This is a predicted structure of a 473-nucleotide part of an RNA (small-subunit ribosomal RNA, 3' major domain) from a metagenome.
Rfam family: Bacterial small subunit ribosomal RNA.
Its mean pLDDT, the model's own confidence on a scale to 100, is 85.
[in-house]
Context: one part of a larger RNA
RNA sequence: UGACGGGGGCCCGCACAAGCGGUGGAGCAUGUGGUUUAAUUCGACGCAACGCGCAGAACCUUACCCAGACUUGACAUCUAUCAAACCCGGCCCAAAAGCUGGGGUGCCCGCAAGGGAAUGGUAAGACAGGUGCUGCAUGGCUGUCGUCAGCUCGUGUCGUGAGAUGUUGGGUUAAGUCCCGCAACGAGCGCAACCCUCGCCUUUAGUUGCUCCGCAAGGAGAUCUCUAGAGGGACCGCCAGUGAUAAGCUGGAGGAAGGUGGGGAUGACGUCAAGUCCUCAUGGCCUUUAUGUCUGGGGCUACACACGUGCUACAAUGGCGAGUACAAAGCGUUGCCAACCUGCGAAGGGGAGCUAAUCGCAUAAAACUCGUCUCAGUUCGGAUCGGAGUCUGCAACUCGGCUCCGUGAAGUCGGAAUCGCUAGUAAUCGCGGAUCAGCACGCCGCGGUGAAUACGUUCCCGGGCCUUGUACA
Numbered sequence: 001u002g003a004c005g006g007g008g009g010c011c012c013g014c015a016c017a018a019g020c021g022g023u024g025g026a027g028c029a030u031g032u033g034g035u036u037u038a039a040u041u042c043g044a045c046g047c048a049a050c051g052c053g054c055a056g057a058a059c060c061u062u063a064c065c066c067a068g069a070c071u072u073g074a075c076a077u078c079u080a081u082c083a084a085a086c087c088c089g090g091c092c093c094a095a096a097a098g099c100u101g102g103g104g105u106g107c108c109c110g111c112a113a114g115g116g117a118a119u120g121g122u123a124a125g126a127c128a129g130g131u132g133c134u135g136c137a138u139g140g141c142u143g144u145c146g147u148c149a150g151c152u153c154g155u156g157u158c159g160u161g162a163g164a165u166g167u168u169g170g171g172u173u174a175a176g177u178c179c180c181g182c183a184a185c186g187a188g189c190g191c192a193a194c195c196c197u198c199g200c201c202u203u204u205a206g207u208u209g210c211u212c213c214g215c216a217a218g219g220a221g222a223u224c225u226c227u228a229g230a231g232g233g234a235c236c237g238c239c240a241g242u243g244a245u246a247a248g249c250u251g252g253a254g255g256a257a258g259g260u261g262g263g264g265a266u267g268a269c270g271u272c273a274a275g276u277c278c279u280c281a282u283g284g285c286c287u288u289u290a291u292g293u294c295u296g297g298g299g300c301u302a303c304a305c306a307c308g309u310g311c312u313a314c315a316a317u318g319g320c321g322a323g324u325a326c327a328a329a330g331c332g333u334u335g336c337c338a339a340c341c342u343g344c345g346a347a348g349g350g351g352a353g354c355u356a357a358u359c360g361c362a363u364a365a366a367a368c369u370c371g372u373c374u375c376a377g378u379u380c381g382g383a384u385c386g387g388a389g390u391c392u393g394c395a396a397c398u399c400g401g402c403u404c405c406g407u408g409a410a411g412u413c414g415g416a417a418u419c420g421c422u423a424g425u426a427a428u429c430g431c432g433g434a435u436c437a438g439c440a441c442g443c444c445g446c447g448g449u450g451a452a453u454a455c456g457u458u459c460c461c462g463g464g465c466c467u468u469g470u471a472c473a
Base pairs, nucleotide, nucleotide: 001473002472003470004469005468007467008466009465010464011463012462013461015457016456019421020420021419022418023417026312027311028310029309030308031307032306033305034303035302042053043052064298065297066296067295068294069293070292073127077126078125079123080122081121082120083119086103087102088101089100090099091098107116108115109114129287130286132285133284134283138281139280140276141275142274143272145270150189151188152187153186154185155184156165157164158163169180170179171178195264196263197262198261200232201231202230203229204228205227206226210221211220212219213218235258238252239251240250241249242248314414318373319372320371321370322369323368324367330361331360332359335354336353340349341348342347380411385406386405387404388403389402390401391400427449428448429447430446431445432444433443
């Protein structure tokens, strides 16, 4: 100087408390461990691994296993040589591979011969290749402490020196934020602001949007909504109190908004030899008829069990039936797919419109009104299984989604323990998107309805500053 303390003081955070809803019990989905397996590819392991890499494993992906094949190779450059390329078949094979028939001649230079470019075949070798190892050789990127308020430097001063001071102290703040004081005076990286978005107003611009007329075609308008550009607006600015007259704090007015207005982006010096050699790049090592490459099939989907994360429930604040409303944000031309017809339905037929403020996905659902069920393993719950279909796709057996009929399991609110959340939040309800042929209870977004509680900081956890002890570095 740090680190640590079941030392002290001050302070903060959904850290506790006060509340609301969960997890832990059930069924299923999904990830992991374990076990099994020819293989169940690999990585990730307290917080900070476990719906994680995977924004989508039937083949492909695919890295794993079995089998069949290739060896200058699936891919790149160079040399020689042949043929333009390319298109259409036949035999054989599980496919890859192999054998073989037919058509076909282009572009540039050149009269021609020939040469060149591009592409394909053959040969030899330089070489290619490796998701093989090492993240404890690395770059880059990322997680975490933590959006915590800290981390440092120059000069000066003090100390033999390590170092200290500044950065401590008195107040204050979300903040090393600001004020005052002070052997310090300044400065840098962080904080804040500048950026995006939501909320109010003005203005500009009105089509596909809006308003009005009309059955419609269409027409008129620039008020309102909206769209999207430019501005304004909030600064403790005003008033009162308080405070060292300071920084500030408390209350009030005005205001759409009040004391960083809400949300986002933004992550200091560093820590964990944290994670990643399987995104990529890269040192070293290993491999080279194989640890490379191609193909068919299988596996990653196994199942006595254990854990994590979720979904659906256990019902009456509910289930079912009928009727009536109200969104936002997105996506769409190898696409979204209307009207209409068929089908109980998934869907099929059909073909209009739309490169989209124009057309479509697209009926939002919870909600509200009426009816029914009357506390029951039920008109709750839907697992599981049987049958019949439908869609995507060469192909749904291993191993996809959806529909219909039948079947109707566990489950009556969950032990010890444990998680999230402070407001348009929790809870609850639906909608969209990425990936994607198909496949979502996951992820990322969007809006609808919309709470309760916070006395307080003694305690648990994490953190900041000062101080104290130490046989630790």